RNA sequence: AUUUUUAACAGCUAAACCCGUCGCGAGGCGGGGGCGGAAAGCCGCGGGUCUUGCUUACAAGACGGCCGGGCUGCCAAU
Numbered sequence: 001a002u003u004u005u006u007a008a009c010a011g012c013u014a015a016a017c018c019c020g021u022c023g024c025g026a027g028g029c030g031g032g033g034g035c036g037g038a039a040a041g042c043c044g045c046g047g048g049u050c051u052u053g054c055u056u057a058c059a060a061g062a063c064g065g066c067c068g069g070g071c072u073g074c075c076a077a078u
Base pairs, nucleotide, nucleotide: 003077004076012037013036017032018031019030020029021028022027035065041071042070043069045068046067047066048063049062050061051060052059053058
């Protein structure tokens, strides 16, 4: 430096649900809580799903734990 992967070590993160809070809403943030994750870290670039306006199109938004892609990272082995 590259690749592979789960046997271990060290850790990391965190679903549903509950409380508070922001938002018209999807949902976000904080605390609790653990279903899970080897990139479940980051990025709305592509697809997809969802929300709002209109309700024909179209526009604006949400989801990175729906998938793809891009960028980056830890331990061990080679």

Annotation:
c-di-GMP-I riboswitch aptamer from Methylomonas rivi, 78 nucleotides, folded computationally. Lineage of the source: Bacteria > Pseudomonadota > Gammaproteobacteria > Methylococcales > Methylomonas.